[in-house]
Context: one part of a larger RNA
RNA sequence: CUGGGCUUAAAGGGUGCGUAGGCGGCUUUGCAAGUCGGGUGUGAAAGCCCUCGGCUCAACCGAGGAAUUGCGCCCGAAACUGCCGAGCUUGAGGGACACAGAGGUAAGCGGAACUUAGGGUGGAGCGGUGAAAUGCGUUGAUAUCCUAAGGAACACCAGGAGCGAAGGCGGCUUACUGGGUGUCUUCUGACGCUGAGGCACGAAAGCCAGGGGAGCGAACGGGAUUAGAUACCCCGGUAGUCCUGGCCGUAAACGAUGAGCACUGGUUUGGAGGCCCCCCCAUAGGCUUCUAGACGUAGCGAAAGUGUUAAGUGCUCCGCCUGGGGAGUAUGGUCGCAAGGCUGAAACUC
Numbered sequence: 001c002u003g004g005g006c007u008u009a010a011a012g013g014g015u016g017c018g019u020a021g022g023c024g025g026c027u028u029u030g031c032a033a034g035u036c037g038g039g040u041g042u043g044a045a046a047g048c049c050c051u052c053g054g055c056u057c058a059a060c061c062g063a064g065g066a067a068u069u070g071c072g073c074c075c076g077a078a079a080c081u082g083c084c085g086a087g088c089u090u091g092a093g094g095g096a097c098a099c100a101g102a103g104g105u106a107a108g109c110g111g112a113a114c115u116u117a118g119g120g121u122g123g124a125g126c127g128g129u130g131a132a133a134u135g136c137g138u139u140g141a142u143a144u145c146c147u148a149a150g151g152a153a154c155a156c157c158a159g160g161a162g163c164g165a166a167g168g169c170g171g172c173u174u175a176c177u178g179g180g181u182g183u184c185u186u187c188u189g190a191c192g193c194u195g196a197g198g199c200a201c202g203a204a205a206g207c208c209a210g211g212g213g214a215g216c217g218a219a220c221g222g223g224a225u226u227a228g229a230u231a232c233c234c235c236g237g238u239a240g241u242c243c244u245g246g247c248c249g250u251a252a253a254c255g256a257u258g259a260g261c262a263c264u265g266g267u268u269u270g271g272a273g274g275c276c277c278c279c280c281c282a283u284a285g286g287c288u289u290c291u292a293g294a295c296g297u298a299g300c301g302a303a304a305g306u307g308u309u310a311a312g313u314g315c316u317c318c319g320c321c322u323g324g325g326g327a328g329u330a331u332g333g334u335c336g337c338a339a340g341g342c343u344g345a346a347a348c349u350c
Base pairs, nucleotide, nucleotide: 003322004321005320006319007304008303012318014201015200016199017198021194022193023192025088026087027086028085030083031082033081034080035077036076037075038074039073040072041071042070049065050064051063052062053061054060091191092188093187094186095184096183097182098181099180103177104176105175106174107173108172109171110154114150115149116148117147118146119145120144121143125136126135162169163168206247207246208245209244210243211242215241216240220236221235222234223233258317259316260315261314262313263312266295267294268293269292270291271290272289273288274287275286276285299306300305323350324349325348332343333342334341335340
C1' cells in the first nucleotide's frame, strides 16, 4: 500500500452533541488548480527490447533505433471535480395551527400494605417446613379492634400500548422544561451527512461526607439437610437498598445488528394525526404521513433465519476484526480517594 469481513464463527464504539477532516441537491457565468489533448525541453551512460555489424559461431563487443509509462515549460479544451459570482426549492431549518405521551427537574398531596409503640378484647400457643428445629409467647404472644409514628414502593388501570439518544421512565396535582408527529406550503435558501481527538450523559454494585432506616437483605450468627454442606430450606441480621452533595464509568450497556440518504412485491394487527364520499353529526369504507409488531415474495445467508424497521441493491463517513491459549495478563502512560477503568504486548505453547 492492499484484500476479505463484523446478528449467532474474531469483529459495531454504552449513548448523544460536536471540532478538524472526509463526503455533499438543481440551474448557470467566469477562472483553469485537479482532469484531458497537442507541442517542446529534460528523463546521463551502460543494461533490458528491436535492427544491423565485428571476433569461424556464441558468450562478448560496436553502431543505430525504440523504450524510459516521469517531470518542467508553452498552446489549447471546459464535460466532470475544485474555486469566484448569480439564481432555484425537492434536502435541511424556521413559522402558524392542532395532537399524543410512565420524556426530564422540583415542590406538595394520597390511599392500601408493612413494621414499631400505646391502649382494649382474649388466654396458649404462634411461627416455620418436605418433615423439623432454632426463634417468639403467661413480664400475655399469635388473632382482632382503636390510636399514633415511620420509611419505602405505587395493586387494579397495564396492553409484545406509550415516551426517551442510550442508560431508562409507572399513584395524584402544580410549576418549570426537552423532544416528537400531523396539517398549511407561509418564510430562509444547501444553511446538509458523518465525525479522529474533545465534551456531556450513562443500570446495578462500589467509594467519600452528611442524613435516614419500615420492609428486604451480601457479610455474619444460629437451626436443619448432608458422608461433608463454608450452599440450596428455616430463624435472626450489619453494610447496602432511600435522600442530599461529590466520585466511579462499567454490563449479555443486546436487536449480541454504528449513523445518514436513495431504491426494491404483498397480507395483517395496534398507537398518534390528516384527507375523501355527506348539508351537518355518527357508523362503515377508501386514501395518506409518522410509529410499534406479526406473517411472508424476490433477493441475501453456511444455516438458523432475515425480508421497505433488511441481514436485499447502491453511495458517504466513523468504529472494529485478522487462529486458540498465554491475556484483557505484564510493562509504560493516563484517569481514580480506593476498588479499579482506559490504552495494551511478548516469550512460550497447541
The part of an RNA shown here (small-subunit ribosomal RNA, central domain) has 350 nucleotides and comes from a metagenome. The coordinates come from a structure-prediction model, not an experiment, and the mean pLDDT is 89.